[in-house]
Context: one part of a larger RNA
RNA sequence: UGACGGGGGCCCGCACAAGCGGUGGAGCAUGUGGCUCAAUUCGAUGCAACGCGAAGAACCUUACCGGGGUUUGACAUGACGGUCGUAUCCUGUGAAAGCAGGAGUCAGCUCGGCUGGACCGCCACAGGUGUUGCAUGGCUGUCGUCAGCUCGUGCCGUGAGGUGUUGGGUUAAGUCCCGCAACGAGCGCAACCCUUGUUCUUAGUUGCCAGCCUCCCGGAGCAAUCUGGGAGAGGGACUCUAAGGAGACUGCCCCAGCUAAUGGGGAGGAAGGUGGGGAUGACGUCAAGUCAUUAUGGCCCUUAUACCCCGGGCUGCACACGUGCUACAAUGGCCGGUACAAUGAGUUGCAAAACCGUGAGGUGGAGCUAAUCCCAAAAAGCUGGCCCCAGUUCGGAUUGAGGUCUGCAACUCGACCUCAUGAAGCCGGAAUCGCUAGUAAUGGCGCAUCAGCUACGGCGCCGUGAAUACGUUCCCGGGCCUUGUACA
Numbered sequence: 001u002g003a004c005g006g007g008g009g010c011c012c013g014c015a016c017a018a019g020c021g022g023u024g025g026a027g028c029a030u031g032u033g034g035c036u037c038a039a040u041u042c043g044a045u046g047c048a049a050c051g052c053g054a055a056g057a058a059c060c061u062u063a064c065c066g067g068g069g070u071u072u073g074a075c076a077u078g079a080c081g082g083u084c085g086u087a088u089c090c091u092g093u094g095a096a097a098g099c100a101g102g103a104g105u106c107a108g109c110u111c112g113g114c115u116g117g118a119c120c121g122c123c124a125c126a127g128g129u130g131u132u133g134c135a136u137g138g139c140u141g142u143c144g145u146c147a148g149c150u151c152g153u154g155c156c157g158u159g160a161g162g163u164g165u166u167g168g169g170u171u172a173a174g175u176c177c178c179g180c181a182a183c184g185a186g187c188g189c190a191a192c193c194c195u196u197g198u199u200c201u202u203a204g205u206u207g208c209c210a211g212c213c214u215c216c217c218g219g220a221g222c223a224a225u226c227u228g229g230g231a232g233a234g235g236g237a238c239u240c241u242a243a244g245g246a247g248a249c250u251g252c253c254c255c256a257g258c259u260a261a262u263g264g265g266g267a268g269g270a271a272g273g274u275g276g277g278g279a280u281g282a283c284g285u286c287a288a289g290u291c292a293u294u295a296u297g298g299c300c301c302u303u304a305u306a307c308c309c310c311g312g313g314c315u316g317c318a319c320a321c322g323u324g325c326u327a328c329a330a331u332g333g334c335c336g337g338u339a340c341a342a343u344g345a346g347u348u349g350c351a352a353a354a355c356c357g358u359g360a361g362g363u364g365g366a367g368c369u370a371a372u373c374c375c376a377a378a379a380a381g382c383u384g385g386c387c388c389c390a391g392u393u394c395g396g397a398u399u400g401a402g403g404u405c406u407g408c409a410a411c412u413c414g415a416c417c418u419c420a421u422g423a424a425g426c427c428g429g430a431a432u433c434g435c436u437a438g439u440a441a442u443g444g445c446g447c448a449u450c451a452g453c454u455a456c457g458g459c460g461c462c463g464u465g466a467a468u469a470c471g472u473u474c475c476c477g478g479g480c481c482u483u484g485u486a487c488a
Base pairs, nucleotide, nucleotide: 001488002487003485004484005483007482008481009480010479011478012477013476015472016471019435020434021433022432023431026326027325028324029323030322031321032320033319034317035316042053043052064312065311066310067309068308069307070306073125077124078123080121081120082119083118084117088103089102090101091100092099093098106116107115108114127301128300130299131298132297136295138290139289140288141286143284148187149186150185151184152183153182154163155162156161167178168177169176193278194277195276196275198246199245200244201243202242203241204240208235209234213232214231215230216229217228218227219226220225249272252266253265254264255263256262328428332387333386334385335384336383337382338381344375346373349368350367354363355362356361394425399420400419401418402417403416404415405414441464442463443462444461445460446459447458
């Protein structure tokens, strides 16, 4: 000087407390350990591995295993020799790859087997998801969006080093103010960026439709007229879209404070003291993670540790753990009627109407390269009816049968539909997790990957929409000062 303390002081964080909902019990999904296996490819392992790499394992992927094959090789460059048969097609064998055979006689040209191109042989070499993340680059996690980490000059100290950065206040903040042998500065904080909340201007197509005008259909009325729906003309008011501005700064008032920083209250305002959310991660720590994204040093393989193919495996199941989904019901289940979204995707695509089918789906093909058409039905909600507390009209696992779709192919091993079957489960031990507001909880919708899909995962979007925080004694993590130390 640090680190550490079941030392002290001050302070913070869903850290505790106060609340709400879960996990731990059940079934299933998924990942992992273990076991098994010819193989169950590899990596990730406290927090910070375990719905993680994987935003798609039937073949492919695929790295693993078994078998069948290839050896200048699936791919690149160059040298030498040879053949000219480019491409392509056919036959045999075979599971395919491959092997064997046959047909087919390339293009340009200053015509020289010259150039291009292909093939065969041979040689340099290719190739390696082989090894080392403790040889590395790059990227990433974590402490932690915590408020810290340093430097120049000066001063103090023999020196390591200190000072500044400590102190008194204050802040979300080393934020700011005051003081001070310090005076300044840098990386961080904040702001600048994106988005959302209010408003103005500009612009109106594919978006919008209030008023005015015209037409059509209906209702009331003898009629004038009033009223409901649709279309056109038209309009920029409104909604919206998307470009540019305005707006918030403790600016104003009162109080507290040192006349300060700042704090408390108030006015005005759509918004108030960082308005909400995001992006943004200092010096460093963990020889943290990754040689399997890629790059790369060393080492290793070179008729094999390389390459091709078929089949299998990665989906195995006594068991253990993590993360989720569905439930155990009446604030519910089922049936009928009826509202209100936003983000997005679409030409190898999204697909309407109509028809067929109980349904998955099929036929069909209008329209749409999309503010135009389409996916598209939002669901919870509201409303009417049934169920009457039961292992049930709860719950849906499992199994049987029949189908649909994708795909060369659904046996191992796809999803979905219909009928039948109806298991465990009556709110979960010790323990443990998330969340402070449009949040938790709850309801649906979209997208990426993708032929299809094991998505209940991930990333987004909107609907409904709470409770609680006295407080900082205690648990966990962290910041500053100080103290002890046989630790570095």
Small-subunit ribosomal RNA, 3' major domain from a metagenome, 488 nucleotides, folded computationally. Rfam family: Bacterial small subunit ribosomal RNA. RNAcentral holds the full RNA, with entries from SILVA.